Background:
Model confidence (mean pLDDT): 84 of 100. The RNA shown here (small-subunit ribosomal RNA) has 1383 nucleotides and comes from an uncultured bacterium. The sequence is in RNAcentral, with records from Greengenes.
[in-house]
RNA sequence: CGGACGGGUGAGUAACACGUGGGUAACCUGCCCCAUACAGGGGGAUAACACCUGGAAACAGGUGCUAAUACCGCAUAAGCGCACGGGAGCGCAUGCUUCUGUGUGAAAAACUUCGGUGGUAUGGGAUGGACCCGCGUCUGAUUAGCCAGUUGGCGGGGUAACGGCCCACCAAAGCGACGAUCAGUAGCCGGCCUGAGAGGGCGACCGGCCACAUUGGGACUGAGACACGGCCCAGACUCCUACGGGAGGCAGCAGUGGGGAAUAUUGCACAAUGGGGGAAACCCUGAUGCAGCGACGCCGCGUGAGUGAAGAAGUAUCUCGGUAUGUAAAGCUCUAUCAGCAGGGAAGAAGUCAGACGGUACCUGAGUAAGAAGCCCCGGCUAACUACGUGCCAGCAGCCGCGGUAAUACGUAGGGGGCAAGCGUUAUCCGGAUUUACUGGGUGUAAAGGGAGCGUAGACGGCAAGGCAAGUCUGGAGUGAAAGCCCGCUGCUCAACGGCGGGACUGCUUUGGAAACUGUUUGGCUGGAGUGCCGGAGAGGUAAGCGGAAUUCCUGGUGUAGCGGUGAAAUGCGUAGAUAUUAGGAGGAACACCAGUGGCGAAGGCGACUUUCUGGACAGUAACUGACGUUGAGGCACGAAAGUGUGGGGAGCAAACAGGAUUAGAUACCCUGGUAGUCCACACCGUAAACGAUGGAUACUAGGUGUAGGUGAUGAAUAAUCAUCUGUGCCGUCGCAAACGCAAUAAGUAGUCCACCUGGGGAGUACGUUCGCAAGAAUGAAACUCAAAGGAAUUGACGGGACCCGCACAAGCGGUGGAGCAUGUGGUUUAAUUCGAAGCAACGCGAAGAACCUUACCAAGUCUUGACAUCCCGAUGACCGGGGGACAAAACCCCCUUCCCUUCGGGGCAUCGGAGACGGGUGGUGCAUGGUUGUCGUCAGCUCGUGUCGUGAGAUGUUGGGUUAAGUCCCGCAACGAGCGCAACCCCUAUUCCCAGUAGCCAGCGGAGAGAGCCGGGCACUCUGGGGAGACUGCCAGGGACAACCUGGAGGAGGGCGGGGAUGACGUCAAAUCAUCAUGCCCCUUAUGAUUUGGGCUACACACGUGCUACAAUGGCGUAAACAGAGGGAUGCGAAGGCGCGAGCCGGAGCGAAACCCAGAAAUAACGUCCCAGUUCGGAUUGCAGGCUGCAACCCGCCUGCAUGAAGCUGGAAUCGCUAGUAAUCGCGGAUCAGAAUGCCGCGGUGAAUACGUUCCCGGGUCUUGUACACACCGCCCGUCACACCAUGGGAGUCAGUAACGCCCGAAGUCAGUGACCCAACCUUUUAGGAGGGAGCUGCCGAAGGCGGGACGGAUGACUGGGGUGAAGUCGUAACAAGGUAG
Repeated sequence: CGGACGGGUGAGUAACACGUGGGUAACCUGCCCCAUACAGGGGGAUAACACCUGGAAACAGGUGCUAAUACCGCAUAAGCGCACGGGAGCGCAUGCUUCUGUGUGAAAAACUUCGGUGGUAUGGGAUGGACCCGCGUCUGAUUAGCCAGUUGGCGGGGUAACGGCCCACCAAAGCGACGAUCAGUAGCCGGCCUGAGAGGGCGACCGGCCACAUUGGGACUGAGACACGGCCCAGACUCCUACGGGAGGCAGCAGUGGGGAAUAUUGCACAAUGGGGGAAACCCUGAUGCAGCGACGCCGCGUGAGUGAAGAAGUAUCUCGGUAUGUAAAGCUCUAUCAGCAGGGAAGAAGUCAGACGGUACCUGAGUAAGAAGCCCCGGCUAACUACGUGCCAGCAGCCGCGGUAAUACGUAGGGGGCAAGCGUUAUCCGGAUUUACUGGGUGUAAAGGGAGCGUAGACGGCAAGGCAAGUCUGGAGUGAAAGCCCGCUGCUCAACGGCGGGACUGCUUUGGAAACUGUUUGGCUGGAGUGCCGGAGAGGUAAGCGGAAUUCCUGGUGUAGCGGUGAAAUGCGUAGAUAUUAGGAGGAACACCAGUGGCGAAGGCGACUUUCUGGACAGUAACUGACGUUGAGGCACGAAAGUGUGGGGAGCAAACAGGAUUAGAUACCCUGGUAGUCCACACCGUAAACGAUGGAUACUAGGUGUAGGUGAUGAAUAAUCAUCUGUGCCGUCGCAAACGCAAUAAGUAGUCCACCUGGGGAGUACGUUCGCAAGAAUGAAACUCAAAGGAAUUGACGGGACCCGCACAAGCGGUGGAGCAUGUGGUUUAAUUCGAAGCAACGCGAAGAACCUUACCAAGUCUUGACAUCCCGAUGACCGGGGGACAAAACCCCCUUCCCUUCGGGGCAUCGGAGACGGGUGGUGCAUGGUUGUCGUCAGCUCGUGUCGUGAGAUGUUGGGUUAAGUCCCGCAACGAGCGCAACCCCUAUUCCCAGUAGCCAGCGGAGAGAGCCGGGCACUCUGGGGAGACUGCCAGGGACAACCUGGAGGAGGGCGGGGAUGACGUCAAAUCAUCAUGCCCCUUAUGAUUUGGGCUACACACGUGCUACAAUGGCGUAAACAGAGGGAUGCGAAGGCGCGAGCCGGAGCGAAACCCAGAAAUAACGUCCCAGUUCGGAUUGCAGGCUGCAACCCGCCUGCAUGAAGCUGGAAUCGCUAGUAAUCGCGGAUCAGAAUGCCGCGGUGAAUACGUUCCCGGGUCUUGUACACACCGCCCGUCACACCAUGGGAGUCAGUAACGCCCGAAGUCAGUGACCCAACCUUUUAGGAGGGAGCUGCCGAAGGCGGGACGGAUGACUGGGGUGAAGUCGUAACAAGGUAG
């Protein structure tokens, strides 16, 4: 002299901290530069050192010696400072500059290599700093009042300097809605990221500033610090100790521990750049230059290039043909960037020496395709698809959402797409987001207009002039550091990166100018606004008075048994006389008619009449003022109903409450009562769907038509018309709007002011605050949770909305439900009781027929290329058939019999044996499918093209007026046409004609016969079978719109679709069927296949469906008699005749059928009998004896005879069919079938009743309306309770904090006082004294600490409040439809 620089960090700080621009006339500045003037002569000490002492140490003390550019006087003073004067000039002010006079004060140091270097004073410069000011700088008002050195003054002190910076005194100021104070958060900026920009977010690296250095306080030294690697004190912590005392501060570089998802080497060098010291050599420098680690970022490069089709192998897939990977690989021919090896080898030094990087960059050579590719994704957004596995599992997921057996969405593989030494994920920020909207949004119904007025601050503001120049515009100047950004040039091989130049930095300051606009100012104007005068309208307000009707009550009269009330009732009132009626009286409340999308008022609101007081609007006039205006945060007053307080009043009505009903319940709807209240006065409350869900004021922008109040004009004038102003309605153009709609009373076009909104829920809740007597009001969140909530419109569906139709109801007839039996189903049982069908639309259904078979089920026995198909090889000549053996049977074994063609090689056919491809499955999935079917429904609908309308979904057409069985037809119409359906065409049937005439028929002719179409013959009739005709609202009358059509009539066999059938639109029900068949996928393969025997599908406490038979006299039984139609028949129907009581048997004529047979129809009618009973009804059940079919009737068939003779006397709730040849009733036939119908499909016979009508039930169609439904009302959905979880409020409290405040204590230390103790320099009157200094002590202040009461936020808390969420809980059914009481 330097350690105040450099280096680190961002704790604090919302501040002149930072940014930017200024100021200092209120300041300082070491080293550096310039200038001026100097440096003379003395003095006294003290470290080091030596010795001694104490201490464990740190260190301390004593004695003695010595030097200086260390220290102290003296001299000198150009100039400087201070004090007191005088003059000049200047400044915005305090003041400043300059000249001059007197007094007074303070300096200096030497060293040297002789070149220099250093010292003192003063002035200037430069640099660095200090202070002050304008502007800018986060969030919260659930922080609104804050402040005592506080604000200012006077005088001091202090500082480099101004200043309450500090002090004494005086005054009572100062700040704040333009956000003070408080709380939270935060270092600020250049810039960085993003964005079209405006903005938004951030403040790492680099650069500027600030603050900090273990926490807090303090000063010392110094030019500079209140000092990161200085000092003192206090606190916490760590370490050493001999316990007495000491030491320390990595937010410097490395490094360690800890924390954490996570962040590096205890490296090299001062060679370069820079810093400090030094005269220099040089020293120091973890600043710095380099290296190391890390794909952390940016940039560049490589992992090879060419050729190569047998499109290899492998892999994946497959329709088994192929396809993909794929020129990809291999192979052949090349090249060598990087890496590796070898050789050379820098610049970086300006400047003699000196290179950490570094044997690095770079260059050259040889040689090898070698050493070098991953990650994510492939449902849409979003580029990229298949297979397998899995089976709402495992899992995926940014959003929507995938996964429940065919997953392009999970996992794997193949393939593909993207990026690439990276790729994905996570976190954060901006963008998209016009989703906080300045650029650039909104508020009728989506979130959003204050309930309404007056008015303060503020914001905005009429016409024509003048001035000023704050805003504004324009020119100049300063600044806006560098880096960054943009452009150009340029250096590393390129790039990243770097260098140079330019631009930009949108800002601030200053200065000159302009004056249109805004502002300000001056004096004017009348159009905005207001006043005056004149006139009429009005439920405008307030107070007092007064009127009639009605209800109720009281009194009297008349009068008698009810009144009242309801869907129906009851409670209630009434014989103590009600209700009713009549007369009188009392009292309260409200004001019928007029009365009107009429009037008035700011809104709330205002309604009999009269009077008092009073506000406002309107028209006319144009006298007056002269912008006086508009809006309006706060503020003030008003403000329905309900509610509150005090005092009145109380007729009616009527929360609560009571009773009666209703109901499963009914704390409701209905009824009977009834208290607050409703009314008045005064005082609160301050909210409403306070709505036009539409803030106020102004201007402008087509019309039409009402109505209220005025005025003017025309008017043969109470009318009417025209014009105009102010209200109040409707329709409508432009325009607006998501649409609905609005449309001069705007939701249009503009500008102005205020209020409000920013997804749903939580929640208008909690906490806090204000108001209130209370009820409560105002202000007003968050956690958490969801992917929606919402608006308008559309199409459907639905409705306890309208119209219409249907055996839908009603009117009728007959049934079912009760009995017995048959049959199907459920259930149960079982070894098995195979499977399917399930409201209507499963249940006499698949099944038009289970003893074996069928058969799919069960038990047992067998087979394994198989019972069945194709292919290959071998053997045999068969196969078939017959017989035998054992077995439960199949299987197996044995015996007999025995092919065809031939070119003679063989071939065909069949059987057996063998290998493998295969074959087989009534195993699963009808929710993978085809096909088929049911159903709404034979209902009248369902659509399309073009056009038009609408942003669109969609609408129109298809709606409307009529009409019909019908979207059938007519008319109208922004529609015009068309298609699938309807109808018709087809079949049967009713009449007739023509043709034909056997197997049918027989009128006439003839014949035969006991009789019969029996024969000849005929085809007239019946009939059969073909083909025609006929019916079309064609004709008449009326209605209707001169239509369609309807009603009636004529004629006709038939009349308005003549009757019946076939025919089933678009679609619905994931309807039915994998067991008719077909079929994808999955599954089984000595079995889930095949075969055999036996069993089962036939079970039986019970429940249901569909039927049969009955319960009887309209009947049963007996006798004798009559009349069909449609069918079937050869493994068949089977006659006559005979036998049997009968089932049936014997028999075998005829017939492949208009010929023969089944085949007798029955009900009916006639006669007889029974006589109302469990019967002469009914026939179940059972016994015995038989018959038939069949290999076989035990499980398990049908029939017959005799005998037995059950239930049942017309069927509860409920429910089904049928409108005419129908119901009912009677029998006949057929399919299936060996046999086995009460079922099914057909056929004819006899043959009714009723329909007023559409209110109701069910189903359907159309239109309209509402909708919170769209899985579509079997919908949706609300609340309590119960359970689980989550966050949150309250809570006796408890715990740890934060920032202040008051008091106490008071370290270090500055300052002040004192200083009797100590001290070398100087002075003197010299054993000493003085000056000066110090130790010590005292005082103020003062950190930490202690005590105290409050404030604030956090955590926690028994218990408690609500809230949210959660596949299948409970109770009801509040809302959505008229939601069943409109909400």
Rfam family: Bacterial small subunit ribosomal RNA. Rfam links the family to the GO terms ribosome and structural constituent of ribosome.